[in-house]
RNA sequence: CAAGUAGGCUGAGUGGUCGCGGGCGGCUGUAUUGGCUGCCUGAGGAAAGUCCGAGCUCCACAGGGCAGGGUGCUGGGUAACACCCAGUGGAGGCGACUCCAAGGAAAGUGCCACAGAAAUCAAACCGCCCGUCUAUGGCGGGUAAGGAUGAAACGGUGCGGUAAGAGCGCACCAGCGCGCAGGCGACUGUGCGGCUAGGCAAACCCCACCCGGAGCAAGACCAAGUAGGAGAGGCACAGGGCGGCCCGUCCUUCUCUCGGGUUAGGUCGCUGGAGGCCCACGGCAACGUGGGUCCAAGAUAGAUGACCGCUCUCGACAGAACUCGGCUUAUAGGCCUGCUUGCGUC
Numbered sequence: 001c002a003a004g005u006a007g008g009c010u011g012a013g014u015g016g017u018c019g020c021g022g023g024c025g026g027c028u029g030u031a032u033u034g035g036c037u038g039c040c041u042g043a044g045g046a047a048a049g050u051c052c053g054a055g056c057u058c059c060a061c062a063g064g065g066c067a068g069g070g071u072g073c074u075g076g077g078u079a080a081c082a083c084c085c086a087g088u089g090g091a092g093g094c095g096a097c098u099c100c101a102a103g104g105a106a107a108g109u110g111c112c113a114c115a116g117a118a119a120u121c122a123a124a125c126c127g128c129c130c131g132u133c134u135a136u137g138g139c140g141g142g143u144a145a146g147g148a149u150g151a152a153a154c155g156g157u158g159c160g161g162u163a164a165g166a167g168c169g170c171a172c173c174a175g176c177g178c179g180c181a182g183g184c185g186a187c188u189g190u191g192c193g194g195c196u197a198g199g200c201a202a203a204c205c206c207c208a209c210c211c212g213g214a215g216c217a218a219g220a221c222c223a224a225g226u227a228g229g230a231g232a233g234g235c236a237c238a239g240g241g242c243g244g245c246c247c248g249u250c251c252u253u254c255u256c257u258c259g260g261g262u263u264a265g266g267u268c269g270c271u272g273g274a275g276g277c278c279c280a281c282g283g284c285a286a287c288g289u290g291g292g293u294c295c296a297a298g299a300u301a302g303a304u305g306a307c308c309g310c311u312c313u314c315g316a317c318a319g320a321a322c323u324c325g326g327c328u329u330a331u332a333g334g335c336c337u338g339c340u341u342g343c344g345u346c
């Protein structure tokens, strides 16, 4: 210098005039509704998706089991999580790094089309060897090393051995089982052994752990108003509530039809938080503990806009509606840091 890889910041700036939302005041008023004015403040890294987890609210309490659902290597973090960190195994990459739906196929069931002899307890089409006959063919026996088919053919390569072959024997390797050592653990190393027990669980299933439901249009209060109506049915061995079922528990009415009032009223919920920033200590890290400091939108037919001037990196994706921790998706341009590879120079 170039290429790559991991992470972080920014997301046009600035001056003036007028105009919006919230908060705290001051002056004033015809005081129910107002008027003028000062100060502070006002969209995001994803506000998007609504894919997870919670806080919070209600179901009077929210218990046990079944069913159902979720997660799926190990350890840690967290309020919790399917998230994050560190590791183990595997795959990709020269590498820094990235990715994995990563428990169990010896509990059972099921699938593996077509081709092929044969696709789970198999199998002989061609071939090889031996014997025999009516002899370029037939028959019998042995074989699964070679060939064909296929995604995959009951371990791989090599040597010996054999009638020809075969883990039949041996060496190395993979797998499986057992022992020893290390590690919290996933697992790793090593020794011995018998020679070998396909794939799919992102098929049903088994195993381990976890899970009340509904949701801010949740809900609470105030105001206003009506008809504390009528009828039918069930009924304490009952009805109703607790996502489905059972047990349990609680309440005493429940279902349907007709009719009437309110229903576009107001306030709260609504923003001081599992909060932001800085420092110290502990930890490989995620993060934790302690100290200091700061208050950064709360609309409700829905606020931050319009105009003018200057600057340059010429401006992407894009607008809160209870809040937070994540994940996923979109993103013009600009800047910073660590590491890897290549080239060149000293």
Stems, first nucleotide, its partner, number of pairs: 001342010012311007020042009044317001048328002051326005056215004063247004068211005073087005088102001089100004103206002108204002110200003125147002127143007155173006174196001176193007219268004229258005238252005275294008312315001
Model confidence (mean pLDDT): 77 of 100. Predicted 3D model of a 346-nucleotide RNA (Bacterial RNase P class A) from a Bacillota bacterium. Lineage of the source: Bacteria > Bacillati > Bacillota. It matches the Rfam family "Bacterial RNase P class A". Rfam links the family to the GO terms tRNA processing, ribonuclease P activity and dimeric ribonuclease P complex. From the family's description: Ribonuclease P (RNase P) is a ubiquitous endoribonuclease, found in archaea, bacteria and eukarya as well as chloroplasts and mitochondria.